RNA sequence: GGGCCAGUAGCUCAGUUGGUAGAGCAUCAGCCUUGCAAGCUGGGGGUCCAGAGUUCGAAUCUCUGCUGGUCCA
Numbered sequence: 001g002g003g004c005c006a007g008u009a010g011c012u013c014a015g016u017u018g019g020u021a022g023a024g025c026a027u028c029a030g031c032c033u034u035g036c037a038a039g040c041u042g043g044g045g046g047u048c049c050a051g052a053g054u055u056c057g058a059a060u061c062u063c064u065g066c067u068g069g070u071c072c073a
Base pairs, nucleotide, nucleotide: 001072002071003070004069005068006067007066010025011024012023013022019056027043028042029041030040031039049065050064051063052062053061
C1' cells in the first nucleotide's frame, strides 16, 4: 500500500432479504431466608463508530472517513 471481516446497553452478542432495537450476564427494587447465596418477579440503561446520500421510512442499502482484527505485498 491492497483485499476481507467487525464496530449495536456497563460486558458478550443477536437483530436475514429496509417498517417504531432485543437476549444473556451485570446493576437496582421487591419476594423468598434468622442472615447470605441460589431461585422467582419487575425496573432502569443504547437515537446502533462519525458524516453524507437514496427512500414515505435506514442498525440494515450506497459513498467517504475513523478504530480494531486478519490475509497478501
A computed fold for a 73-nucleotide RNA from a Deltaproteobacteria bacterium, annotated as transfer RNA. Rfam family: tRNA. It is annotated as a transfer RNA. The sequence was found in a public genome assembly. The source organism's lineage runs through Bacteria, Pseudomonadati, Myxococcota and Myxococcia. Model confidence (mean pLDDT): 83 of 100.